[in-house]
The RNA shown here (small-subunit ribosomal RNA) has 1440 nucleotides and comes from an uncultured bacterium. Its mean pLDDT, the model's own confidence on a scale to 100, is 82.
RNA sequence: AGUGAACGCUGGCGGCGUGCUUAACACAUGCCUUUCGAGGGGCAGCAGCAUUUCUCUUCGGAGAGAUGGCUGGCGACCGGCGGACGGGUGAGUAACACGUAACUACUUACCCCACAGUGGGGGAUAACCCGGGGAAACUCGGGCUAAUACCGCAUAUACCCGAGAGGGGAAAGACCUUUUUUAAGGUUGCUGUGGGAUAGGGCUGCGGCGUAUCAGGUAGUUGGUGGGGUAACGGCCUACCAAGCCGAUGACGCGUAGCUGGUCUGAGAGGAUGAUCAGCCACACUGGAACUGAGACACGGUCCAGACUCCUACGGGAGGCAGCAGUGGGGAAUAUUGGGCAAUGGGGGAAACCCUGACCCAGCAACGCCGCGUGGAGGAAGAAGCUCUUCGGAGUGUAAACUCCUUUUCUGAGGGAAGAGAGAGACGGUACCUCAAGAAUAAGCUCCGGCUAACUCCGUGCCAGCAGCCGCGGUAAUACGGGGGGAGCUAGCGUUACUCGGAAUCACUGGGCGUAAAGGGUGCGUAGGCGGUUAAGUAAGUUGGGAGUGAAAUCCUAUGGCUCAACCAUAGAACUGCUUCCAAAACUGCUUAACUAGAGUCCGGGAGAGGCUGCGCGAGAUCUCGGUGUAGGGGUGAGAUCUGUAGAGAUCUGGAGGAAUGCCGAAAGAGAGGGCGUGCAGAGGGAGCGGUAUAGACGCUGAGGCACGAGAGAGUGGGGAGCAAACACGAUAAGAUACCCCGGUAGUGCACGCCCUAAACGAUGGGUGUUAGAGGUUGGUGGGACACUCCAUCACUCACGCAGAUAACGCGAUAAGCACACCGCGCGGGGAGUACGGCCGCACGGGUAAAACUCAAAGGAAUAGACGGGGACCCGAGCACGCGGUGGAGCACGUGGUGUAAUUUGAAGAUACGCGAAGAGCACUACACGGGCGCGACAUCUCCGGAGCCCCGUAGAGAUACGGGGGUGCCCUCACUAGAGGGAGCCGGGAGACAGAUGUUGCACGGCGGUGUUCAGAUCGUGUCUUGAGAGAUUGGGGUAAGUCUCGCACCGAGAGCACCCCCCGCCCCUAGAGGCUAACACAUAGGGUGAGCACUCUAAGGGGAGUGCCCGGGUAACCGGGAGGAAGAUGGGGAGGAGGUCAAGUCAUCACGGCCCCUAUGCCCACGGGGACACACACGCUACAAAGGGGAGGACAGAGAGAGAGGAGCCGGUGACGGGGAGCAAAUAAUCUAAUACAUCUCGUCACUAUUGGAUGAUGAGUAGUGCAACUAGUACUCUGCGAAGUAGGAAUAGUUAGUAAUAGUGGAUCAUCCACCACGCGGCGAAUACGUUGCUGGGUGGUGUAGUCAUCGCCCGUCACCCCACCGGAGUAGUAUUCACUCCGAAGUAGGUAUCCCAAAGAAAGAGGCGGCCUACGGUGGGUCGGGUGAGUGGAGG
Repeated sequence: AGUGAACGCUGGCGGCGUGCUUAACACAUGCCUUUCGAGGGGCAGCAGCAUUUCUCUUCGGAGAGAUGGCUGGCGACCGGCGGACGGGUGAGUAACACGUAACUACUUACCCCACAGUGGGGGAUAACCCGGGGAAACUCGGGCUAAUACCGCAUAUACCCGAGAGGGGAAAGACCUUUUUUAAGGUUGCUGUGGGAUAGGGCUGCGGCGUAUCAGGUAGUUGGUGGGGUAACGGCCUACCAAGCCGAUGACGCGUAGCUGGUCUGAGAGGAUGAUCAGCCACACUGGAACUGAGACACGGUCCAGACUCCUACGGGAGGCAGCAGUGGGGAAUAUUGGGCAAUGGGGGAAACCCUGACCCAGCAACGCCGCGUGGAGGAAGAAGCUCUUCGGAGUGUAAACUCCUUUUCUGAGGGAAGAGAGAGACGGUACCUCAAGAAUAAGCUCCGGCUAACUCCGUGCCAGCAGCCGCGGUAAUACGGGGGGAGCUAGCGUUACUCGGAAUCACUGGGCGUAAAGGGUGCGUAGGCGGUUAAGUAAGUUGGGAGUGAAAUCCUAUGGCUCAACCAUAGAACUGCUUCCAAAACUGCUUAACUAGAGUCCGGGAGAGGCUGCGCGAGAUCUCGGUGUAGGGGUGAGAUCUGUAGAGAUCUGGAGGAAUGCCGAAAGAGAGGGCGUGCAGAGGGAGCGGUAUAGACGCUGAGGCACGAGAGAGUGGGGAGCAAACACGAUAAGAUACCCCGGUAGUGCACGCCCUAAACGAUGGGUGUUAGAGGUUGGUGGGACACUCCAUCACUCACGCAGAUAACGCGAUAAGCACACCGCGCGGGGAGUACGGCCGCACGGGUAAAACUCAAAGGAAUAGACGGGGACCCGAGCACGCGGUGGAGCACGUGGUGUAAUUUGAAGAUACGCGAAGAGCACUACACGGGCGCGACAUCUCCGGAGCCCCGUAGAGAUACGGGGGUGCCCUCACUAGAGGGAGCCGGGAGACAGAUGUUGCACGGCGGUGUUCAGAUCGUGUCUUGAGAGAUUGGGGUAAGUCUCGCACCGAGAGCACCCCCCGCCCCUAGAGGCUAACACAUAGGGUGAGCACUCUAAGGGGAGUGCCCGGGUAACCGGGAGGAAGAUGGGGAGGAGGUCAAGUCAUCACGGCCCCUAUGCCCACGGGGACACACACGCUACAAAGGGGAGGACAGAGAGAGAGGAGCCGGUGACGGGGAGCAAAUAAUCUAAUACAUCUCGUCACUAUUGGAUGAUGAGUAGUGCAACUAGUACUCUGCGAAGUAGGAAUAGUUAGUAAUAGUGGAUCAUCCACCACGCGGCGAAUACGUUGCUGGGUGGUGUAGUCAUCGCCCGUCACCCCACCGGAGUAGUAUUCACUCCGAAGUAGGUAUCCCAAAGAAAGAGGCGGCCUACGGUGGGUCGGGUGAGUGGAGG
């Protein structure tokens, strides 16, 4: 784009078309083929007339009956023509059925033309009458009669037969006119012959389906001769003879199918199709058969058989809608039992006319095409409703309302055709015209994620559903459903089905095969295809021209007719084809003659693991005889099995047997490939080079075919050293039917014959020509006189590489470039190289080779990243070297689990677990139970009342409720006296908008911090390379802590990150000198106390200093090593600072926030309880296990902080916690905490190797202290007494740490009434050890590599088994369909011929009938075969 469509929703009108695609299923009823009286005998019915009888009468006549074929006509009958056309259907048919182009051995009623004739006779028969049988259908006998029925005779030399002579062979009349009724004329028939026209029969070339898993078919088969038969040729039939004929250019078989003009699609070439219309064919219930006829083997004829239906008196009969309507059935599905012969056409007739379901019309159906309408103009910054909303508004939307106008259509009325040349109109009172009224009667369907035009809200929540492909839906769905809005088409719109296109996706036009599917394992060669140079001839192909044909319709163009269009008409063009004639001769073909460049032969000297056969050599392994000799050997990651004192292994000599050939050896060589490697010999094969002699296209490829064909395997025989499937032992392991080890049989080797497959690979068919180079290697020849070396050339081979082609990788004269000819092969993945069938094989198996079903991919090459129990380099408290820990104990603390009314909640590997929590007795609190509130504890607005406020009582657990008392403020205005009004703030009350939520979603979010990681990486711009993703820069050589820097480089630059800048510490200077300091001076006293000073320390603001700057060495440089100076040396130490991206990592319970949810509760208040439970498990810690220690005594030394409801001195009391008391201190300085009572510091002495001297956690009892409303659940501290646990250094495993670090001992404040702090964050004291090094472990970085992984190895993924489902294969069988063959068992009807009998009017050398026998044969029977389906037991089989 299309359709004979169907289905869903919807539906106003008209025109023109179309309408059982399925059951060639079965059919009720009606109609569809009759006509001619001008062929005939006739007269049943109708009408008229005549005659006659009767009745009535208005006397004109009327009615009834009978008779007469007299007239019009006419049922039935004889006869003629037509029922072979028209109409239907597509079952069969793969065929001369159809199409096209030729041919002719033929026929052709009616029609036309021409010639000739139409004379004279005859006997029958239906109807009819009589009689009979039968239910009926129908039928029998007797009798009469006519013809254009039938039969002779005559005539017929243009007809037929025959060589000829000769022979044979026709006919019918009817009607009209005139007439003298004898006849004449006319019309129309009839007969013979020839011709024409029309229609048909036959035959031939070419053309158009699938299947080779159908490869051989055929006996009347192929041909001939004789005969028969036909309208006619012919094996069409028959007898005989011959053995042919068809087939890979697809016979035969099977399946499917009416063919064509055309139709649909497509740019075309093609592909699909064969409704309507037209041509041909075939068929008419199924099968067979003939008759009649010009024509049939006959749709509405006959006979027979069969199935079915109907009638029946059961004896017997009738029927055939694939004609038009119609019915049932089938189906998704297809119409009226209509009108008319008016037109066109057909049959009959002289004609009038009759018949015609052909046809013309009407009806039904949006089934299709075409046309028209459902109103037009105006009308708001824009009604209502509805929808959305950022709440402002926006959209629907000039849409509506409303005003004016029009009338196609509709309705009513009037007129009214053409179609018909005189009459005759079904359609039809139709088309069309006119008038009237009135916006009146008339809009839907699909879609809105992308493709693809069109977006929002609500509902739903991987549900319900959608879906053409991709895919949507798991709580914010433009994808589901609804609403609003929008897009498209429009009397339709969608869906389904089918065809072509897109699809260059079967590729002729117009594609491919190295790796995506695809080169046969290799060669030889048949058919076939293709083929070098020159010339002549020819004209098959080819080209040009002419002729014929290519039906009409259709398509196209033009013009015309319906108002337009659809539709129709006329004309043209076209129908790309076929046949034939003429011409041309370039190319191809054919024939002939030649040529030498292709191919071959000959000669010459060389190369070679080329093949076959025979005979030999050496080394090694094994076994064996013997010698020497002694305890192991062997094997492995480590071992064991094994072997050895019966003497191994080791070593020496001799022997046996089999297999394989070290070095040379190579990208080397030769071979078609498989494959070929010790030497010599034999007979043969092939290639290359050189020479030119010979011959003259002899060539290339190659379907089938034939041959060769590694390894494994199978058969027979012989052989067997080593190796070694199976097997077995030992190990390994969770297992180990494996990898490893000790053994070991087939086999491996030989001979003969099989098998015939490989990643048989260059994953690259063979041949020819042609297209840059430079390098290596092998064989040969020529040149430079020789040699070295070089140059040229032929052939082979290897690695690069230009052009070119390629998706890229890669290829690149050995092409995967450019071309030619030939062969093979592929057409999504799986199923499957499988099943079945046939072929080969001894077998295993091979070769050929599907389908059902299933998926939406499978695949190639390259890219980025990720990963690797792959490789390289580098780094890090990663390992190693050290130090002290954790894991064991007790306790503290956090988590899990369990339990609970509640034990609120979050965090979950690293990156949760002394984490949120820098303080859970109440509160905090989010949890539980109980008691309460209801605009609320809190915010804003509004109304009313009241000053706020303070004190007290009662009830209650409290929240709360009720009551009493005191009190009358501040600002402004008016008044001025009391007071009135207003305002701010506060309190109380009312109403509603609202408040409120630690409710949910961190997977809707912001912000914030965690992590890798202080790792060195992550990017951008221009240019360059690639089809592209991307690459490059950013890689490489060095070097760095560093993508820090340097050199090189198709790169050149840039910013964020690194580093620097900032803060603290370490040195110095300047300034300042208060509360800090005290060197000098003085006083005073022993306190820098005072004067004084600010030098020093210190404080805190600003500077300086360090820049690899200098020297030596190394290096191109960057930089590195060492040194000097310096307080400090190589980023001086520490901190803050954390790229891009990752973990849907964490947090809605800090805060903020979208959506959802609760609203007398999921909100708020109160009390009590819980968060502290306890069999248990884990994480971070504290204290220890002791002597480098514990305890005692004495003496010393810090830093950084804190403080007003605070820190609190001296003094007093207490054993102590603490109490009393309160000096001084709003603090760099004096006072307080505060003391460093610390330590691995110093001194003294004690304990003495120990669980009764060490070690101190828990618990009992008694008592005390402070905090607080309150220490029961559930706190801390102190004193005394008693008990005296585990623990003696911690399994597997594992965290930290490189210098003022680890370790160790103290100290401060935060939070805080108190405190469960052993926490976390700071501070200073004392103060080590070690690093050989970078192989391995862990993590990270860089570049290279492999990948089937990309939510990226926590990836992906294979097979068995278990369970369910689906389709399939095999299958003992089983029931049926189709088809074929044989037998002749059956043998209807029927044709020809024969024969006995019968019959017969004309004619006769006769015709006919049944019977008998013969031939062919349908249906049926019996037996066998073939094909394709159905079904089918089981522990069957494999697959998705």